[in-house]
TPP riboswitch aptamer (THI element) from Thermosediminibacter oceani, 106 nucleotides, folded computationally. The same sequence occurs in records of 2 taxa. Its mean pLDDT, the model's own confidence on a scale to 100, is 76. The sequence is in RNAcentral, with records from Rfam and Ribocentre.

């Protein structure tokens, strides 16, 4: 000079399914707040936005093909394919340091 591999800031990008309600699977199955739907009003519920958990920033976080192909389950993106497929959010710093160059000495 520096591949690369870790931390760490800053900014970004994202999904929350199934159920027989007992649970399942997953890092994470909507945790707070506000604010809207319905002929009124409270509960239930749905929706939206702001926080928060969580997970990704580049071969796998997510979407999309997909009302997909094959297994399986009480059911499902459960599980495999599809799949290095089409897309899809990145900069710094700071350790360590592969490899090359050059320089002294032996």
């Nucleotide at each position: 000079u520096g591949a690369a591999c870790g931390u760490g800031c800053u900014g970004g990008g994202g999904g929350a399914g199934c159920u027989u309600c007992g649970g399942c699977u997953g890092a994470g199955a909507g945790g707070a707040a506000g604010c809207c739907c319905g002929a009124u009003g409270g509960c239930a519920g749905g929706g939206c936005u702001u926080c928060g958990a969580c997970c990704c920033c580049a071969g796998a976080a997510c979407c999309u093909g997909a009302a997909c192909g094959g297994g399986g389950u009480a059911a499902u993106g459960c599980c495999c394919g599809c799949g290095u497929a089409g897309g899809g959010a990145a900069g710094c710093a700071c350790g360590u340091g592969a490899a090359u160059c050059g320089c002294a000495u032996c």